[in-house]
RNA sequence: GAUGAACGCUAGCGACAGGCUUAACACAUGCAAGUCGAGGGGCAGCGGGGGUGAUGGCUUGCCAUCACCUGCCGGCGACCGGCGCACGGGUGAGUAACACGUAUGCAACCUGCCCGCCACAGGGGGAUAAGCGGAAGAAAUUCCGUCUAAUACCGCGUGACGCGGCGCCGGGGCAUCCCGGUGCCGCCAAAGGGAUUACCGGUGGCGGAUGGGCAUGCGGCGCAUUAGCCAGUCGGCGGGGUAACGGCCCACCGAGGCGACGAUGCGUAGGGGUUCUGAGAGGAAGGUCCCCCACACUGGUACUGAGACACGGCCCAAACUCCUACGGGAGGCAGCAGUGGGGGAUAUUGGACAAUGGGGGAAACCCUGAUCCAGCGACGCCGCGUGAGUGAAGAAGUAUUUCGGUAUGUAAAGCUCUGUCAGCAGGGAAGAAAGAAAUGACGGUACCUGACCAAGAAGCCCCGGCUAACUACGUGCCAGCGGCCGCGGUAAUACGUAGGGGGCAAGCGUUAUCCGGAAUUACUGGGUGUAAAGGGAGCGUAGACGGUGAUGCAAGUCUGGAGUGAAAGGCGGGGGCCCAACCCCCGGACUGCUCUGGAAACUGUGUAACUUGAGUGCAGGAGAGGUAAGCGGAAUUCCUAGUGUAGCGGUGAAAUGCGUAGAUAUUAGGAGGAACACCAGUGGCGAAGGCGGUCUGCUGGACAGCAACUGACGCUGAGGCGCGAAAGCGUGGGGAGCAAACAGGAUUAGAUACCCUGGUAGUCCACGCUGUAAACGAUGGAUACUAGGUGUGGGGGGACUGACCCCCUCCGUGCCGCAGUUAACACAAUAAGUAUCCCACCUGGGGAGUACGAUCGCAAGGUUGAAACUCAAAGGAAUUGACGGGGGCCCGCACAAGCGGUGGAGUAUGUGGUUUAAUUCGAAGCAACGCGAAGAACCUUACCAAGACUUGACAUCCUCCUGACGAGAUAUGUAAUGUAUCUUUUUUCUUCGGAGACAGGAGAGACAGGUGGUGCAUGGUUGUCGUCAGCUCGUGUCGUGAGAUGUUGGGUUAAGUCCCGCAACGAGCGCAACCCUUAUUUCUAGUUGCCAGCAGUAAGAUGGGGACUCUAGAGAGACUGCCAGUGACAAACUGGAGGAAGGUGGGGAUGACGUCAAAUCAUCAUGCCCCUUAUGUCUUGGGCUACACACGUGCUACAAUGGUCAGAACAGAGGGCAGCGAAGCCGCGAGGUGGAGCAAAUCCCAGAAAACUGAUCUCAGUUCGGAUUGCAGGCUGCAACCCGCCUGCAUGAAGUCGGAAUCGCUAGUAAUCGCGGGUCAGCAUACCGCGGUGAAUACGUUCCCGGGCCUUGUACACACCGCCCGUCACACCACGAAAGUUGGUAACACCCGAAGCCGGUGGCCUAACCCUUAGGGGAGGGAGCUGUCGAAGGUGGGACUGAUGAUUGGGGUG
Repeated sequence: GAUGAACGCUAGCGACAGGCUUAACACAUGCAAGUCGAGGGGCAGCGGGGGUGAUGGCUUGCCAUCACCUGCCGGCGACCGGCGCACGGGUGAGUAACACGUAUGCAACCUGCCCGCCACAGGGGGAUAAGCGGAAGAAAUUCCGUCUAAUACCGCGUGACGCGGCGCCGGGGCAUCCCGGUGCCGCCAAAGGGAUUACCGGUGGCGGAUGGGCAUGCGGCGCAUUAGCCAGUCGGCGGGGUAACGGCCCACCGAGGCGACGAUGCGUAGGGGUUCUGAGAGGAAGGUCCCCCACACUGGUACUGAGACACGGCCCAAACUCCUACGGGAGGCAGCAGUGGGGGAUAUUGGACAAUGGGGGAAACCCUGAUCCAGCGACGCCGCGUGAGUGAAGAAGUAUUUCGGUAUGUAAAGCUCUGUCAGCAGGGAAGAAAGAAAUGACGGUACCUGACCAAGAAGCCCCGGCUAACUACGUGCCAGCGGCCGCGGUAAUACGUAGGGGGCAAGCGUUAUCCGGAAUUACUGGGUGUAAAGGGAGCGUAGACGGUGAUGCAAGUCUGGAGUGAAAGGCGGGGGCCCAACCCCCGGACUGCUCUGGAAACUGUGUAACUUGAGUGCAGGAGAGGUAAGCGGAAUUCCUAGUGUAGCGGUGAAAUGCGUAGAUAUUAGGAGGAACACCAGUGGCGAAGGCGGUCUGCUGGACAGCAACUGACGCUGAGGCGCGAAAGCGUGGGGAGCAAACAGGAUUAGAUACCCUGGUAGUCCACGCUGUAAACGAUGGAUACUAGGUGUGGGGGGACUGACCCCCUCCGUGCCGCAGUUAACACAAUAAGUAUCCCACCUGGGGAGUACGAUCGCAAGGUUGAAACUCAAAGGAAUUGACGGGGGCCCGCACAAGCGGUGGAGUAUGUGGUUUAAUUCGAAGCAACGCGAAGAACCUUACCAAGACUUGACAUCCUCCUGACGAGAUAUGUAAUGUAUCUUUUUUCUUCGGAGACAGGAGAGACAGGUGGUGCAUGGUUGUCGUCAGCUCGUGUCGUGAGAUGUUGGGUUAAGUCCCGCAACGAGCGCAACCCUUAUUUCUAGUUGCCAGCAGUAAGAUGGGGACUCUAGAGAGACUGCCAGUGACAAACUGGAGGAAGGUGGGGAUGACGUCAAAUCAUCAUGCCCCUUAUGUCUUGGGCUACACACGUGCUACAAUGGUCAGAACAGAGGGCAGCGAAGCCGCGAGGUGGAGCAAAUCCCAGAAAACUGAUCUCAGUUCGGAUUGCAGGCUGCAACCCGCCUGCAUGAAGUCGGAAUCGCUAGUAAUCGCGGGUCAGCAUACCGCGGUGAAUACGUUCCCGGGCCUUGUACACACCGCCCGUCACACCACGAAAGUUGGUAACACCCGAAGCCGGUGGCCUAACCCUUAGGGGAGGGAGCUGUCGAAGGUGGGACUGAUGAUUGGGGUG
């Protein structure tokens, strides 16, 4: 885009067209084929006339009525007869066929009615239907007797130009033969009717027209898992039959006919004009209309007829339905309506013959479900309408909102206008052939006019992308959507609803089907190295294709002409319905087929030639080419003998195994089988498989040289034939080594494996089979052409002294590479390039190379080779990452080397778990766990229990009242918030009325509040990889692209640090530097700091001094700057000098692009959701402090490098006013008292400790260790019970250095020692700082962990914590097999054999003609009987195909 459509929602009108696609299922009822009286006999019914009679009225010869008679007239049921019924109408079951289409032929034919022409119609005969009478039957119907007519039937006569036979002559044809003329013989006709005039008929013949019949070429479906088929089959001769040819049928004779150019079989199907689609070529379809065919309940048969094997005819058989008196009968909607049924689905039991046409008739006319109309249904196409203009306060409502607005939206309302369609009223056709009338179903329809009112008339689908159109709410992987991709798990433009928008519109969507897009079956117009796809390879048949010049023909080809290609349709033009759809006219087209004239380039074909393709010959060399026979040495194994002794062998390590019965080792001899080291080479040969010691015989092929011969002999190759690794099979040999199976030993969680020790088939030979491989170059063969370079094998030539080298050339075999090709990778004269020819093969993945069938095979199995079902992918090449028990390079307390720890004990602390009313919450490998928490007794506090408050503890706004608020006191009461009273104090302006600010109280509602949820909605902040050296960009270049390049490479560095090179050149964020601190020094400045010298003291107290220390400002200093070597003349590295410091001097701050949906909604902020007398707020008490356990991080120890006691030294950095707090005094002590000094280089905290000196302890659970517990105290605080810290006395647990495992640290570091600070009322083993003492070790980068760069593989990309295979278990689905069971289809054989045609017979019957002696006989015909054929049926064995089947097999999905 389309449709004979259906379904859902919706629906105003009209024109035109179309409407059982399914059950060729069954049908009630009505209608669909009759007509002619001018063929006939007749008269049942109707009407009229006539006659007779009766009755009535009576104007007495008239009217009316009734009865009877009468075919006399109009006419007419049934009957005889004629024509029609073979048309028209329906359907598509069958049919793969001369059925259809197209083109021809009939010298092999027919044709009623119609037209033209010729001729004719004389005279007779016998019946019969109806009728009448009778009989049988329920009926249908039938029988008997008797009468009668014809345009019914039958002889005779006449009859040629007709037909048949026998001759003759002429002409024609491809043949059988045909046409014309002529002679003789034979045969055949007729019907009348009609107002009498026309006319309508009848018979024979010739011709025409129309319609048919037959034959032939070509054309149009699928399956080869259908390959062979055929017995009247194929042909002949002779007959029969027919309108006619013909095996159409029959007898006889012959053995043929068809088929890979697809016979036969099976399946499917009416064919065409045309229709839909498509640019076309094609593909799909065959409804309506037209042509042809076939069919008429199913099957068979004939009759009649011009025509039928007959839809509304006959007969028979079978099925079904109906009637029946049970004896027997009737029927055939695939005609029009209609009914049931089937179905997703398809209409009225309508009107009329007015028109068009058909039948009959002389006609009038009759018949006509053909037809013309109407009805029903948006089924389709076309047309019209549902209003038009104006109208901003941008109304209301609705939706949304950032609350400002925005959208609906000029839309509505309002104002102005119009009046299509529908409705109402009036008029009113054409269609009629029209000439005098009559005659219209549609239909009072179309159309016209008038009035009236904006009145009665809009929906459907969609809005994530494709694809035009977006928001809100609801929902929360639910409900649902979906054509594909895919949406939905709490902010859904994708579900549902709403608002808005988009599209189409009386329709809109959905479904189904066809074509297109799809170059996705590729003729036009595809492919096959890796995506699906080259046969394993050759020879060769058919076929296809084929070299050069000449010539003939004309099949293909080209061109001219003729015929045909129905109409309708389509196309162009014109016309008619108002337009359009629709209809009409004209033109052209219908690309085809046939006949015919011509051309000869190409193809084809014929002829005679040619040599370049191909082949032969001559003379050569190369080679693991094949095959057969022989020979050889090395090695393994075995046997024999010698020597010799304890092991051998084997592995990662072992064991099994062998060996004291003498192995292994070694020497000699022997046996046997198999394979042939070195040479050996991307070397050679072969078609491929494949071929390797050597010699010989036989033999195939290739190559170069010569140019003698043949003369296109060629290439490819469906089928076919032979070849064909390994394994395997059969028979017979052989068997050394190796070695499936098997056994044992190991390994392992297991180990039916990898490793080891053994070991049988097999491997070997001969003959035969198998016929497959990643049979690979994953690349079929042949020919020609298209840059080069460089190896190598074989041959020839040139040049040369030359076998070297060099140059040229042919054949083979490799690599690199241009053009070109390719999706890319890559290929590239050995093409995957450019062309031609032939073969083979492919068409999404799985199912499946499976099943079934066929075929081959001894078997194993091979070849051929599907479907159901299922998925939305499977796949190729390349890219970036990530990963690897891949590779290379490098780094890091990563390992190693060391030192000290943790893991064991006690305890502190955090966590898990458990418990609990609650033990609030978070953090979870590294990167949670002395973490948030820099400090939970109350508070904190978020948890629990109980109690209380409700505009609230806190913010803003409003109204009213009060005047303060606040502070203090008293009383009372509670667990707490309360209640009441008293004292004191009290703002600004003022017109003194008041107003304002502020505060408190009361009230109403907006609101407050939430440590409630979501860190997976977020901001911010943080951790981590990682202070690792990386991460990117612009322009250019390369690539179809993703991307690459730069950033890779060679060096170097701590570093993408720097240098060099380079299709890159630059740049940014990182690195480094700049900043702080520390180490040296200079200058400046000296108080609260310092004190060398001077004075001086208890004391740097004081005078004084600035030298020193120190303080804190400004500078200097270090930059590979210098030297040497190495390196590439670079960067840089190594060493050295100088220097306080040397190669980043030490430390800190500083954290690229990003990763982990990492952490945090409980710091804070915040969207959405939730709570609102509670999930908010307040209070008391409790809890966060629980305790069988488990883990992390610490502290203290286990002691002598120590403990205790005594003595007596040396810091740094800090803090201090609600603070630090001195001296003094009291206390054993914690502490108390005290209150000097200090907002600090001034005073205080403040005693540093380890170390050092001396004494003691002497290796013990101790003078170690200090847990635990008791008693007594201290401090803070409203308050130390749950639940603080400290002191004294007493008590004195575990623990004797810690399993597996594991952590930190490279120098002022580890270790060890103390000091300070923050938090804080109090509480420190934690945290953050400070200094004192002060080591050991680093060979090195193999390994573990982490990281960086390059490279490689990848089926990974939520990226190896990835992906993914198979069994098993469960559920479902389709399929195969299956003892069988049960249907269907088409044949075959036999039996039976209806109707009927044909044949025979015909004793019985018999009007027409003949004979007759009139009795009858004959000819002819018939009934009956019978034979061949013959449908259905029966029997039988097979074939094909479907359904089903316990069980079974694999497959698919979850």
Predicted 3D model of a 1454-nucleotide RNA (small-subunit ribosomal RNA) from an uncultured bacterium. Model confidence (mean pLDDT): 86 of 100. The RNAcentral record of the sequence draws on ENA and SILVA.